[in-house]
Molecule: c-di-GMP-I riboswitch aptamer
Organism: Clostridiales bacterium
RNA sequence: AAUUGAUAAAGGCAAAUUCAUAGAAAUGUGAAUACGCAAAGCCGCAAGUCUAAAGCAUGAGAAUGCUAUGAUGGUUGGGUUGCCAGU
Numbered sequence: 001a002a003u004u005g006a007u008a009a010a011g012g013c014a015a016a017u018u019c020a021u022a023g024a025a026a027u028g029u030g031a032a033u034a035c036g037c038a039a040a041g042c043c044g045c046a047a048g049u050c051u052a053a054a055g056c057a058u059g060a061g062a063a064u065g066c067u068a069u070g071a072u073g074g075u076u077g078g079g080u081u082g083c084c085a086g087u
Stems, first nucleotide, its partner, number of pairs: 002087004012037002017032006035074001041080003045077003048072003055066004
């Protein structure tokens, strides 16, 4: 330096739920708590998925449909930075 992650060692993160809070929502943040994770560290470039405020269409109306500029890194690919051990 590359590669692998079976066995360790030192550690790390934190699902769901509850409370508070931001948001139209999806969801995010903080605390408690751990389902799990060898990158479950970071980055919205590509795809997938979720939501539909605003916008457009239909409708007498209630409402319905479409749509991302929103979200998701614990959906996948990709980029990038890393601990330990083996080869």